[in-house]
RNA sequence: UGGGUCGGCAAGGCGGUCGCGGCAGUUUACUGACGAGGAACGUCCGGGCUCCAAAGAGCAAAAUGGUGGGUAACGCCCACCCGGGGUAACCCGAGAGACAGUGCAACAGAAAGCAAACCGCCGAGCAAUCGGUAAGGGUGAAACGGUGGUGUAAGAGACCACCAGCGAACUGAGUGAUCAGAUCGGCUAGGUAAACCUCAUUUGGAGCAAGACCAAACAGUGGGCGCUUGAGGGCUGCUCGCUCGAGCUCACGGGUAGGUCGCUCGAGGCACUAGGCAACUUGUGCCCUAGAUAGAUGACCGUCACUUCGCAAGAAGGACAAAACCCGGCGUACCAGCCGGCCCAUCCA
Numbered sequence: 001u002g003g004g005u006c007g008g009c010a011a012g013g014c015g016g017u018c019g020c021g022g023c024a025g026u027u028u029a030c031u032g033a034c035g036a037g038g039a040a041c042g043u044c045c046g047g048g049c050u051c052c053a054a055a056g057a058g059c060a061a062a063a064u065g066g067u068g069g070g071u072a073a074c075g076c077c078c079a080c081c082c083g084g085g086g087u088a089a090c091c092c093g094a095g096a097g098a099c100a101g102u103g104c105a106a107c108a109g110a111a112a113g114c115a116a117a118c119c120g121c122c123g124a125g126c127a128a129u130c131g132g133u134a135a136g137g138g139u140g141a142a143a144c145g146g147u148g149g150u151g152u153a154a155g156a157g158a159c160c161a162c163c164a165g166c167g168a169a170c171u172g173a174g175u176g177a178u179c180a181g182a183u184c185g186g187c188u189a190g191g192u193a194a195a196c197c198u199c200a201u202u203u204g205g206a207g208c209a210a211g212a213c214c215a216a217a218c219a220g221u222g223g224g225c226g227c228u229u230g231a232g233g234g235c236u237g238c239u240c241g242c243u244c245g246a247g248c249u250c251a252c253g254g255g256u257a258g259g260u261c262g263c264u265c266g267a268g269g270c271a272c273u274a275g276g277c278a279a280c281u282u283g284u285g286c287c288c289u290a291g292a293u294a295g296a297u298g299a300c301c302g303u304c305a306c307u308u309c310g311c312a313a314g315a316a317g318g319a320c321a322a323a324a325c326c327c328g329g330c331g332u333a334c335c336a337g338c339c340g341g342c343c344c345a346u347c348c349a
Stems, first nucleotide, its partner, number of pairs: 001345009012304007020035002023032004037320001041331002044329005049207004056240004061203005066080005081095001082093004096198002101196002103192002118137002120133005145163006164188001166185003170181004211261004220252006232244003268287005274281002306317004
């Protein structure tokens, strides 16, 4: 210098005018400070909080699946192991089970699961053909271990040596996944579980329109079911169990559709410190930063910065998207930019 890989920052700044939201102060109209995001988004996981039995049992269903750690918790994060990709930095992996059972495998191919034989090879036969074989060829994503030898009519784990893989017990290292080594065995066992399934672990349900309270209004009529032999509710996919229980429900008609709390100070942020490879945690100090309810956070002007166009003067442009109980994650979107670690190649010293 070029290419790659991993990570971080930042989402224009300042000033003015008008406007909106809740808050505070004076006071009834002004003043003051504050007022979206890195994803506020999707609502895909996990938790807090609230109600329902004190949160119960079984079935069903769903999720997860190497080891160790972190955390309030997780399906998240960190470190490591194993497998795969890459020259490397680094990236990817639902990464338990295919001797419980069921299923699936397009096309090609003789044959796709338990055997089988198209060409070939060997033997017999004049030939047609019959028998042996699975070395070699061909097909496929995948073809029943590989290499060499013995053997044979030709061949074959039929036998032998080494290697790979499988099983059993063993030694050493490691918390562990696992790694390294050595012994014996029978000679070979196909793939697929983000297919059903099996095993292990986890999950009670509903959600701030949760839930609590205040205020206001009204008018009943008729039908059905039930009143402890218990309707109906909590309670949800089902069953059980527990509990409340005198009302429930349908049609017509009538009324109200207001307010308060929950609500934002929290597993909070920043800096230093101590421990740890890290995720993260301890301690100390400082800081307080939206709470609307049909939903405020907007518009314009000036100036500086950036980008594009232009010789210049100058002109144009600003992504994705926007709180709704609150946190921790994940995923997705994003104009124009900036910074750094590491790897590879090349050049110079």

Bacterial RNase P class A from an Actinomycetota bacterium, 349 nucleotides, folded computationally. The sequence was found by an Rfam model in a public genome assembly.